[in-house]
Molecule: transfer RNA
Organism: Holdemania filiformis
RNA sequence: GUCCCGGUAGCUCAGCUGGAUAGAGCAUGCGCCUUCUAAGCGCACGGUCAGGGGUUCGAGUCCCUUCCGGGACG
Numbered sequence: 001g002u003c004c005c006g007g008u009a010g011c012u013c014a015g016c017u018g019g020a021u022a023g024a025g026c027a028u029g030c031g032c033c034u035u036c037u038a039a040g041c042g043c044a045c046g047g048u049c050a051g052g053g054g055u056u057c058g059a060g061u062c063c064c065u066u067c068c069g070g071g072a073c074g
Base pairs, nucleotide, nucleotide: 001073002072003071004070005069006068007067010026011025012024013023019057028044029043030042031041032040050066051065052064053063054062
């Protein structure tokens, strides 16, 4: 330099063919349970969906571009 994959909650990730209010587990906080702790159960908290632009009635999802991480080739 060319090409490919990825970037979504504090962490690990899902998100189908564009359409419901963006989700799960873990972590954290509170409560229940227990003699106490752990475990278990319930609730809550937590998001510029990497940035910008575009298409569309509607974008995490499609298109362009930039940035970051990984890989292949030279």